[in-house]
C1' cells in the first nucleotide's frame, strides 16, 4: 500500500428500511433473622465519525477513524 470481516448500554451480543432490545452487571422493592437464590421495577446507548440516498437509515452507498485477519 491492497483485500476481507468487525465497530450497537459497564461487559457479551441480537436487531431483513418504519418510534433501539436481550442476557449478565448496577440501583430500588418484595421474599429471608441475615446472605444467596427467586419474583417485580428502575436507571443507563441519539448505534465509531462525517456526508449521501430515502417520506423514513443501526440497517443501503461514499469517505475517514479504530480493531482483527490475509496479501504485497
Nucleotide at each position: 500500500g491492497a483485500g476481507c470481516u468487525c465497530g450497537u448500554g459497564g461487559c457479551u451480543c441480537a436487531g431483513u428500511g418504519g418510534u433501539a432490545g436481550a442476557g449478565c452487571g448496577u440501583c430500588c422493592c418484595g421474599u429471608u433473622c441475615a446472605c444467596a437464590u427467586c419474583g417485580g421495577g428502575a436507571a443507563g446507548g441519539u448505534c465509531g465519525c462525517u456526508g449521501g440516498u430515502u417520506c423514513g437509515a443501526g440497517u443501503c452507498c461514499a469517505g475517514c477513524c479504530g480493531a482483527g485477519c490475509u496479501c504485497a